[in-house]
RNA sequence: AGAGUUUGAUCCUGGCUCAGGAUGAACGCUAGCGACAGGCUUAACACAUGCAAGUCGAGGGGUAAGGCUCCUUCGGGAGUACACGACCGGCGCACGGGUGCGUAACGCGUAUGCAACCUACCUUAUACCGGGGGAUAGCCCGAAGAAAUUCGGAUUAAUACCCCAUGCGAUCUCACUGACACCUGUUUAUGAGAUUAAAACUCCGGUGGUAUAAGAUGGGCAUGCGUGACAUUAGUUAGUUGGCGGGGUAACGGCCCACCAAGACGACGAUGUCCAGGGGUUCUGAGAGGAAGGCCCCCCACACUGGUACUGAGACACGGACCAGACUCCUACGGGAGGCAGCAGUGAGGAAUAUUGGUCAAUGGACGCAAGUCUGAACCAGCCAUGUCGCGUGCAGGAAGAGGGCCCUAUGGGUUGUAAACUGCUUUUAUACGGGAAGAAAACCAGCUACGAGUAGCUGUUUGCCGGUACCGUAUGAAUAAGGAUCGGCUAACUCCGUGCCAGCAGCCGCGGUAAUACGGAGGAUCCAAGCGUUAUCCGGAUUUAUUGGGUUUAAAGGGUGCGUAGGCGGAUAUAUAAGUCAGCGGUGAAAUCCUGCAGCUCAACUGUAGUGUGUGCCGUUGAUACUGUAUAUCUUGAGAUUAUUUGAGGUAGGCGGAAUGUGUUGUGUAGCGGUGAAAUGCAUAGAUAUAACACGGAACACCAAUUGCGAAGGCAGCUUACUAAACUAUAUCUGACGCUGAGGCACGAAAGCGUGGGUAUCAAACAGGAUUAGAUACCCUGGUAGUCCACGCCGUAAACGAUGAUUACUGGUUGUUUGCCAUAUAUCGUAAGCGACUGCGCGAAAGCAUUAAGUAAUCCACCUGGGGAGUACGUUCGCAAGAAUGAAACUCAAAGGAAUUGACGGGGGCCCGCACAAGCGGUGGAACAUGUGGUUUAAUUCGAUGAUACGCGAGGAACCUUACCUGGGCUUAAAUGGGGAGUGACGUACUGUGAAAGCGGUAUUUCUUCGGACACUCUUCAAGGUGCUGCAUGGUUGUCGUCAGCUCGUGCCGUGAGGUGUCGGGUUAAGUCCCAUAACGAGCGCAACCCCUGUUGUUAGUUACCAGCAUGUAGUGAUGGGGACUCUAACAAGACUGCCGGUGUAAACCGCGAGGAAGGUGGGGAUGACGUCAAAUCAGCACGGCCCUUACGUCCAGGGCUACACACGUGUUACAAUGGCCGGUACAAAGGGGAGCUACACAGCGAUGUGAUGCGAAUCUUAAAAACCGGUCUCAGUUCGGAUUGGAGUCUGCAACCCGACUCCAUGAAGCUGGAAUCGCUAGUAAUCGCGCAUCAGCCAUGGCGCGGUGAAUACGUUCCCGGGCCUUGUACACACCGCCCGUCAAGCCAUGGAAGCCGGGGGUACC
Repeated sequence: AGAGUUUGAUCCUGGCUCAGGAUGAACGCUAGCGACAGGCUUAACACAUGCAAGUCGAGGGGUAAGGCUCCUUCGGGAGUACACGACCGGCGCACGGGUGCGUAACGCGUAUGCAACCUACCUUAUACCGGGGGAUAGCCCGAAGAAAUUCGGAUUAAUACCCCAUGCGAUCUCACUGACACCUGUUUAUGAGAUUAAAACUCCGGUGGUAUAAGAUGGGCAUGCGUGACAUUAGUUAGUUGGCGGGGUAACGGCCCACCAAGACGACGAUGUCCAGGGGUUCUGAGAGGAAGGCCCCCCACACUGGUACUGAGACACGGACCAGACUCCUACGGGAGGCAGCAGUGAGGAAUAUUGGUCAAUGGACGCAAGUCUGAACCAGCCAUGUCGCGUGCAGGAAGAGGGCCCUAUGGGUUGUAAACUGCUUUUAUACGGGAAGAAAACCAGCUACGAGUAGCUGUUUGCCGGUACCGUAUGAAUAAGGAUCGGCUAACUCCGUGCCAGCAGCCGCGGUAAUACGGAGGAUCCAAGCGUUAUCCGGAUUUAUUGGGUUUAAAGGGUGCGUAGGCGGAUAUAUAAGUCAGCGGUGAAAUCCUGCAGCUCAACUGUAGUGUGUGCCGUUGAUACUGUAUAUCUUGAGAUUAUUUGAGGUAGGCGGAAUGUGUUGUGUAGCGGUGAAAUGCAUAGAUAUAACACGGAACACCAAUUGCGAAGGCAGCUUACUAAACUAUAUCUGACGCUGAGGCACGAAAGCGUGGGUAUCAAACAGGAUUAGAUACCCUGGUAGUCCACGCCGUAAACGAUGAUUACUGGUUGUUUGCCAUAUAUCGUAAGCGACUGCGCGAAAGCAUUAAGUAAUCCACCUGGGGAGUACGUUCGCAAGAAUGAAACUCAAAGGAAUUGACGGGGGCCCGCACAAGCGGUGGAACAUGUGGUUUAAUUCGAUGAUACGCGAGGAACCUUACCUGGGCUUAAAUGGGGAGUGACGUACUGUGAAAGCGGUAUUUCUUCGGACACUCUUCAAGGUGCUGCAUGGUUGUCGUCAGCUCGUGCCGUGAGGUGUCGGGUUAAGUCCCAUAACGAGCGCAACCCCUGUUGUUAGUUACCAGCAUGUAGUGAUGGGGACUCUAACAAGACUGCCGGUGUAAACCGCGAGGAAGGUGGGGAUGACGUCAAAUCAGCACGGCCCUUACGUCCAGGGCUACACACGUGUUACAAUGGCCGGUACAAAGGGGAGCUACACAGCGAUGUGAUGCGAAUCUUAAAAACCGGUCUCAGUUCGGAUUGGAGUCUGCAACCCGACUCCAUGAAGCUGGAAUCGCUAGUAAUCGCGCAUCAGCCAUGGCGCGGUGAAUACGUUCCCGGGCCUUGUACACACCGCCCGUCAAGCCAUGGAAGCCGGGGGUACC
């Protein structure tokens, strides 16, 4: 000294929380010792029992008890300068000890005063102590009563009581002198008069007594200042305030009384209510402060509750009295007794606080001459980790880094950990034994010395509760001694297991939903340590009440505006004063505490001693005089006034005007008008709307008109008159600080609203109707009443806003405008007062403000202190009411909020693109079938994929297998492989039993060898296996946005920062493509290009391809010789670059039926997919973490299922026909495949196919075209369309076509005649249409997928709209990002509160008895 927490991130505001210290503490776990402290914070609740204040015989009468002596009848008696109960008397009991009820007060603190006072005992000084008297306790006798106690009689003493004398003195009165003073006065000296004292005892030394004066000590009273909360307590007061006179007191005083006056206190907070002893100090804090007042010290108050006095020097008296009350106890019922807030102790209350201990040895107190007695004051001991301090629980060596535990990447490593074991050492502590204090010095007594004969000093004797304690010594032996909390961040310290939003944790944020460093356990670690944590409370951090030291445009916060009272603040010069201020000195500010030094307990805590400081204060005194104040005098610049203009929607009252709306009357005129997005309600043939004229009435004032003007604000607009207010300017003159602000107060104060009376044209809440809508108590339309207008009176509020209080001064520029003035003149400049814009310095969290400040300063006022509850409730004031003003709390949350940033979103805007729309062509959706999915069914219908981005998808091919599913039957190291151990001689083959098979059995046969073994099998063991779960633990791969043009970085710059810039702007492009501009300059991943195919040409090469020319040959064929021209094959080159021309443009680029060219503006197609998004898909392709199964969730086998079928959806095929079907004939491909293969050709069969047979591992052989074209037929029909379905007969593959294959033939011949809402694809060799091939594959459910070629169109005006996307901009309370956020009611539960028939209890008042 800070930290956590609002956000995706940022800065700020702001609250909440934490880390520190402290305690008279309590609770949990734990516990070896000592020293020093502390110990009912609650019930000032009630108290059993004991003790806590007595003493003096040297005051008195005496003798109950005891000691001693004597006597004795043994019962007792006498004496005693031993002693002493009770009694009289003296002193004490007012101290000491306890508690904090009351008290907001002169109670306390501090400083003064008393000229208004007292003070026993003590000290000093002076004077005195003479004489007399009457009683009364006790004792004795008697009486009453249960007792407490009381009464009567007789007798008696005093240092008890009374009287007289004396009066240095004291008090009072009178006279007079001087001095002093603070208001009343005080005082010195002198004289006269009056009143007033005493006590004895004695050892003869004295002690004691009386009076007076003084001191000391202790008290009393008065005053200044300081000392809580609430204004939702604003008025209080009759002895009240004062006076005169008395009384009373130690003393002043309404302290009390009579009379007189009407005062006294109060926003500087009276009065009331609530809470509370105050201080020294203690805790905390850097300090200023804040909180507390236990122990110790000072003061106060109290003593069961309330009241009262007595005694006394002192009390209105804790262990005294009286009265009243409550409570408890005794009682013979008549009556009595008591007061622990003294020390112990008990009960109760409570989270909680100790022994019915010892001693007067020390210190102190009372009494006493003294010895001494008394002393729960005090000193000690006991209990309690309650706190502070100190000590110990061992030290050194010791690595195979042991074993065990825990963790891991696990043949091993790490950690616990030098820790242990083991070796050596020490003995504080412990145990045992032994020794053993200081605290004690006095008094008394005895002796000695000194001098002044009763004092001082010295010596000796005696006295210890604690305590045989502290301490010391010897012996024994590591021996007797460690826990608590924490370990996600804050905050030091990490892993495993268990659990699975459960159990639980949590101070705040938060953790826990199957991989939890946050729960519980364990191992380890961290922090403290005889303690450690938790709880409670206080201060701190919190500058979060801000004096030091905060704020108010938007975060909480400027009053709606002005005038003005109190108050606060205030221009220049001079003089005086010295109140504030400053300085010196003096007094005081108790001790303890705090700080520093030194010292004593072994150290420390603790204690002692010395000292400075502190106590920040108050009082007195002496100075200083700058500033403030006060007083006086002066000044003119602040302020005001005079003169002269000027300006304006400033205000009030009156008059006038035209346009428009509406209405009325009269015409003209005819069918609609009106209204809306579209309509309807409405008006209109009884004549509307429209149009013309006239009339009436009310309200508002177009154009001018403007970031214009005026006003304090609200607000003010036709013209004009009257009255009135203000501001500015100019030149002088006058007053002379007259000023600024302004709590309360007063006034003004939009609209709506209220009251009374008018007025009512328009508009128009409420209301009615029509529409809209799911509904529409709305938006739109037609009507329409209050109201809108006027007069008078209320209300007193608004986003009454510039969300910005008023005043004054200072501080840069540019520009516009209004009104003055100067110069002649808005040419232009200057100046003053306004109204605006822009930009600096500065400020600000930023946005922004910026001479009209939110800058720099000053003065005054108002207001704020987390969000909600709430501007609510209660109370009060105002109001006719509506309501306004003032204005909380309980409870609840950890946020609420401001500004800005990046995204995302918008039925916001701008620009642009895409088969996105539009323009076209063909489909889907209707039918049948195929296939996939959902659903249903089932023993099973295995699993996955599910908007776009699942659904002819994984699957490029389920009859068995596949296969993961179901049923049933088997196996358990297992189906495969490797290692170790044991055994066998096998294994294999053949045959055979059983069985659906797998499997389980049986028989026969049977190795090699260098003897080490090899090989094989069986058994056993170690490694298995799992298409079981988690794609939300993962890798890899993939889909989609999207082949969209984006996504980023380095350096620099800007910003407090998140971030921005670059990447924006102007153009251009298919493109963040390029150009220009530019605080940016560059770069990367993407785009493009590089790659492949295709289109043109060339070169090279020429077989299996080709054949122009030459030649041979055939029925015919590049069949053959040959050729290298062509086609083609396949390698390399060329070619296209806006290169050229014209136009536009700065450029990039664009335009042109341009030229040339095979191709022209990325030529066409493919491959290629940025940063990222969807916790997208996949654990069943593979891999992999974790979890789960292990005679089964593994594995083998047979059969079944994945092919089910009321239904729904997706994707396809075939069609519905004449651009067609059927029949016959004739042509032309490309790309592929082929050996368990493709098969020419021939034959058989209607055919699928079969039987022969040939070629080819392929530019050689083979598979092998269709639409088209030519000819014929059909003639619009459910057909010569369409082919489903079904029956029959076959072929092929295969172990096997029943569930469940394909194909062929014959027969059968269903639906369907172009398809609703809606929806899909496609821009050129494309769509459409036609066939061919391949993979998988025994075969095939292929109409699918992937390729190939043949034929070959239409259309695009354009970008308003739909969908998707890109860039810029804007709003946002969204950030899981609009499928967002969020408001209100309701259900259930919970928290707090209100009401409630009644029921129960307590308190108060009243009435009655």
Predicted 3D model of a 1409-nucleotide RNA (small-subunit ribosomal RNA) from a sludge metagenome.
Rfam family: Bacterial small subunit ribosomal RNA.
The prediction has a mean pLDDT of 84.